[in-house]
Context: one part of a larger RNA
RNA sequence: GGCGGACGGCGGAUGCCUGGGCUAUCCGGAGGCGAAGAAGGACGUGGUAAGCUGCGAAAAGGCGCGGGGACCCGCAAACAGGGAUUGAUCCGCGCAUGUCCGAAUGGGGCAACCCGGCAGGUUGAAGACCUGCCACUCCCGCGAGGGAGGGCGAACCCGGGGAACUGAAACAUCUUAGUACCCGGAGGACGAGAAAGAAACAUCGAUACCCCGAGUAGCGGCGAGCGAAAGGGGCGGAGCCUAAACCGGUGCGUUCACGGACGUGCCGGGGUUGUAGGAGUAACGACAAAGUCUUGUCAGCGAACCAGAACGUGGUGGAAACCGCGGCCGUAGAGGGUGACAGCCCCGUACGGGUAAGUGGGACAAGACGAAGUUACCACCUGAGUAGGGCGGGGCACGUGGAACCCUGUCCGAAUCCGCGGGGACCAUCCCGCAAGGCUGAACACUCCCGGAAGACCGAUAGUGGACCAGUACCGUGAGGGAAAGGUGGGAAGCACCCCGAGCAGGGGAGUGAAACAGAACCUGAACCCGUCCGUCU
Numbered sequence: 001g002g003c004g005g006a007c008g009g010c011g012g013a014u015g016c017c018u019g020g021g022c023u024a025u026c027c028g029g030a031g032g033c034g035a036a037g038a039a040g041g042a043c044g045u046g047g048u049a050a051g052c053u054g055c056g057a058a059a060a061g062g063c064g065c066g067g068g069g070a071c072c073c074g075c076a077a078a079c080a081g082g083g084a085u086u087g088a089u090c091c092g093c094g095c096a097u098g099u100c101c102g103a104a105u106g107g108g109g110c111a112a113c114c115c116g117g118c119a120g121g122u123u124g125a126a127g128a129c130c131u132g133c134c135a136c137u138c139c140c141g142c143g144a145g146g147g148a149g150g151g152c153g154a155a156c157c158c159g160g161g162g163a164a165c166u167g168a169a170a171c172a173u174c175u176u177a178g179u180a181c182c183c184g185g186a187g188g189a190c191g192a193g194a195a196a197g198a199a200a201c202a203u204c205g206a207u208a209c210c211c212c213g214a215g216u217a218g219c220g221g222c223g224a225g226c227g228a229a230a231g232g233g234g235c236g237g238a239g240c241c242u243a244a245a246c247c248g249g250u251g252c253g254u255u256c257a258c259g260g261a262c263g264u265g266c267c268g269g270g271g272u273u274g275u276a277g278g279a280g281u282a283a284c285g286a287c288a289a290a291g292u293c294u295u296g297u298c299a300g301c302g303a304a305c306c307a308g309a310a311c312g313u314g315g316u317g318g319a320a321a322c323c324g325c326g327g328c329c330g331u332a333g334a335g336g337g338u339g340a341c342a343g344c345c346c347c348g349u350a351c352g353g354g355u356a357a358g359u360g361g362g363a364c365a366a367g368a369c370g371a372a373g374u375u376a377c378c379a380c381c382u383g384a385g386u387a388g389g390g391c392g393g394g395g396c397a398c399g400u401g402g403a404a405c406c407c408u409g410u411c412c413g414a415a416u417c418c419g420c421g422g423g424g425a426c427c428a429u430c431c432c433g434c435a436a437g438g439c440u441g442a443a444c445a446c447u448c449c450c451g452g453a454a455g456a457c458c459g460a461u462a463g464u465g466g467a468c469c470a471g472u473a474c475c476g477u478g479a480g481g482g483a484a485a486g487g488u489g490g491g492a493a494g495c496a497c498c499c500c501g502a503g504c505a506g507g508g509g510a511g512u513g514a515a516a517c518a519g520a521a522c523c524u525g526a527a528c529c530c531g532u533c534c535g536u537c538u
Stems, first nucleotide, its partner, number of pairs: 001537009015523001016487002020458002022455002025453005030447002032152002040101003043056003047079001051075002062095006071083003106115003116134007136149005156187001157185005167174001171221001197204002209234004218226002239439003242383001246269010274417001276382003280377005291369008300359002305353002311326005327344002329333001335347003388412008398424001419434005474481002494522001497509004
């Protein structure tokens, strides 16, 4: 030195565990917060207090109501002190307080700081301190003044802009894709929506969503690829308000012969349609209902929470839930805990109960809004820089095509019910509809968040990056990147005391414990590597 054995050291694999995660799993809730100052922070706040948590100068908290019933003063021990059956701590709901920064809003500023004005107050007086108000934009209002907005938030939604890689086996039309991304806006959903529709000689009757129609009809360097609709079946179901004619009132303007008239704006009435409807005049006839909104009451829902059956004993053991014996409950044998494996020990579970704030789309009541029609005459009204056209684009499954339809940058530019639009160039016939104003629940999307249920999901190199004081330490000027790190024991019983030692290092005894080779570098403790002793070989 090799090999082997034994015993150790180092190391932290493996097994077991779980307080954390994951789910394109389901159900329910909630779907917003904010100038009444949010989200997020800074700084404070405890008897002693560095961090976390809570809270805000009333500062681990104040007040009220409800619950609860014996301990309490957070994580977190200890010391020093307190509180509580006159009901504390704790739990739920409401109220109060809530420094400074932050949309940040009196002005400024290198966020958490600095400096003001006005009014009031403290003071003998203040240059000091305290309280309140003082930003901007928009709307209403003559004004004084009042109201709203701003910012944050995961996805979903609508609108305004809008790529490229890529595919076409190159590439330009095309595709990727109206995607990503940027901006604006809204809501619990958004959007769409009450036919100038779809159809086809028969009809349907707002919209959205799902299944089929259908990868069809079509579009397409007819390449790659893109890709309907009618109709059928489901889901849901809901319809309305204006402009105008006409009438009344009123502001302003013009005119005037001072009686008024005209123009225009505003308010009220009226009116809303396509088998046309309405206004006006005349005649007839009528005062109702549905529905919506507001308010109230009630049912229901809804917090903490209440109640909730049934076990003893022997053995083993450190410990009984294990094993044995004998019982019991079950609308409860889900689950968790307890010194090991517990239906009957504890928390619970099944079945029931319970109300506050709040909610209340169901029921009832009241109030408000809301109102039907016939005939005749008449020819007043029925949404204009609109419809439509040219040119240039865009959207429609449809790439200019035979290209209808929708939108419009530009230039033109009607008709007025004997009217107008459409039915995929265009024309006729026929049919369908009534544009140029607006609103609209439900069915359909999503999940930052709360609760419940579940898993042929993970089990600490896994599962979230994060089971642990993690978006931390650390890296980067910055945008940004981004870890490692869980386990003594049933219980600290966490080793009094003695010894070695320079020692608050480390160790040997003693003691605790079932175990200390469970001693905090703490469950198990693999391999690699290192050491000591023994054997053997050279």